[in-house]
Context: one part of a larger RNA
This record gives sequence, structure tokens and C1' cells, in this order.
RNA sequence: UUGGGCGUAAAGGGUAUGUAGGCGGUCGUGCAAGCUUGGUGUGAAAGGCAGGGGCUCAACCCCCUGGACUGCAUUGAGAACUGCAAGACUUGAAUUUGCUGAAGGGCAGCCCGGAAUUCCAAGGUGUAGGGGUGAAAUCUGUAGAUAUCUGGAAGAACACCAAUGGCGAAGGCAGGCUGCUAGCAGAUGAUUGACGCUGAGGUACGAAAGUGCGGGGAGCAAACAGGAUUAGAUACCCUGGUAGUCCGCGCAGUAAACGAUGUGCACUAGGUGUCGGAGCAUGAGCUUCGGUGCCGGAGCAAACGUGAUAAGUGCACCGCCUGGGGAGUAUGCCCGCAAGGGUGAAACUC
Repeated sequence: UUGGGCGUAAAGGGUAUGUAGGCGGUCGUGCAAGCUUGGUGUGAAAGGCAGGGGCUCAACCCCCUGGACUGCAUUGAGAACUGCAAGACUUGAAUUUGCUGAAGGGCAGCCCGGAAUUCCAAGGUGUAGGGGUGAAAUCUGUAGAUAUCUGGAAGAACACCAAUGGCGAAGGCAGGCUGCUAGCAGAUGAUUGACGCUGAGGUACGAAAGUGCGGGGAGCAAACAGGAUUAGAUACCCUGGUAGUCCGCGCAGUAAACGAUGUGCACUAGGUGUCGGAGCAUGAGCUUCGGUGCCGGAGCAAACGUGAUAAGUGCACCGCCUGGGGAGUAUGCCCGCAAGGGUGAAACUC
């Protein structure tokens, strides 16, 4: 390489959108590029293969005959399938309005709300401790702390509801209200008429930490300081505490970005919850569509398990793997303010 694979052994891209490309529903008509079938030409000889013969046998030796050279060109025929052309269709897909509906989807107002925390060397009461730990100490307090009541300020997060629940492509999203905005489900019409699926590059989004500029800073808290512990203790514990955490505008582009399971379509026993809708019944129900869970059959699987939300049975397209270490390193290139990110070896060694 062929092949075989990718939940956990190596292997699904973090997610979406979409370019090229690949693949593509039903019906008939035409063309004949692919395809099938025939003729002709060519496919040198030697060699190889099969049969026969010759060197006293034999051969990687010599001769004859056959076949082969699976190909290419050209010229006829065919029309099932693929393709192409024009046409038709409605089941795939979509649109629209009319209908019903659910939701922590997004953005903004920095509008409203209460609990808690800290602060004010604010005020009242009040007096000797408070805090912290395994035990202590650093720390704090007679300049009146801790506790408690009143008032004020600030920032951040939203208990209960809350769920195995909802929404979102993923990351993710939760106090309330208002405005703008996107997607989704169901029911039944109408319309378009294959407009579809996937998607190398590209583009957009992308937790936390990080980074630039400007704000903000209550609590928490890398770094740092001190107190303990200890043989030591650059830790675990304690007292403090700065970046950061928060907001705006940029950059960055990575995660166990996980269901460790790519996307789409079709088919294949059941049982039982739950969320949203529809129909029929109205005592609890039954049927059905779309999500989300648990159990489980066949099958699959090395086993664990999975099992209509498949890891079953198939198809289409993309990504990726090919022993461990060296190494996600070096080098080159691209990106970045930097940190670093993307792509990504070899020697050597087992």
C1' cells in the first nucleotide's frame, strides 16, 4: 500500500455555516460519454505458457506449432443501469399566511427587588475579650473591639421554586420586568417542484485561565508576607494579601471543548417514567407527533456494555488511526502584543 478500524485498546475535527468536489427521489421520451456485444487493424522478434521434436540424458540450450499479450485505435449494434438534454410528478426539501403553543436561546435597558457580606476609626446599648486551630500562634481589642440595634455606602451573586426538568449548533444559559431578535414543536390547508445530503479549503462562534486600553473592586483569592506543623515544609492548616475574578471595547483560540460515541437518511421486539403539542373519550384513560430518561429482546461486542437517543442492519459524504518511548519535541512555514497556538519529523532506543 491493499486492508482493517476509530465509546473504554491507536483513532470523531470543539461547534456550526458553506465553496469546490463526491453522492442523490418518482415517471416516461431522446442522445449514446461511461457500459454490454460483434467486425477490422495493431499489440515486432526473442523471452514466458501449452503440445511436439533435436543436442548420447538434461538445462537458465536449440527448433516447430499453438495460444497468449487481459491493451489501444477504428467501425457497426444495443439501451437495462449511470450520465447528458428537454418535459412531467409529489412522497424528500422548503415557503407562506392563517392557527395553536412551550422555553434559564441571544442582545439591550445598566430599569426594579430582597437576603447575605464588607465597610463607616457614623450613632446608641454594653465590657473584656474576640478570632482561629488537632492544639496554638501570627492577627484584632481599654484610642472601647466581638455581640446587638439604627442609619448610610459599595460591589458581586441570585436561596426556596429546581427536576432523572427546559432552551441552545457547540461553548453555554437561572431573581423580576420591559423592548428588540433567532430557533423549535404540533395541527391542518395552500404554494414551489428535487430546490436535497455531505462538505477539502474558507468564514463565524467558541468555557476557564491569559493579554492590551479604560473603568470598577464587596467577597474570594494565584503570587507574596507572616504564624504553625515538620528532620526539613519553597506544601497541606491559620492570619493577612496583590494580580485576577466584575463591566466596556479589542486580542487570544485552547480544555477530560466528553455521550471520551462526526453529520444526514432508511429499516429493525417490548416495558416504564417525564417535558411540549394534537385527536378521541370524558373517572383514572387510549391513540399519535416531537424531545428527554430508565430497564430490556434479537443482533452487535474482547469484555464492560450497547440495544428505535444503537455501539444493530444498510447507504452517502467528511475527519482521523497504523507498536511504546523520543514528542505534540526539533526544524521550516503560517498566526499572535506576548504567553503561546496551528501544521509537525528524524536519529537513537525497547

A computed fold for a 350-nucleotide part of an RNA from an uncultured bacterium, annotated as small-subunit ribosomal RNA, central domain. Its mean pLDDT, the model's own confidence on a scale to 100, is 85. It matches the Rfam family "Bacterial small subunit ribosomal RNA". Rfam links the family to the GO terms ribosome and structural constituent of ribosome.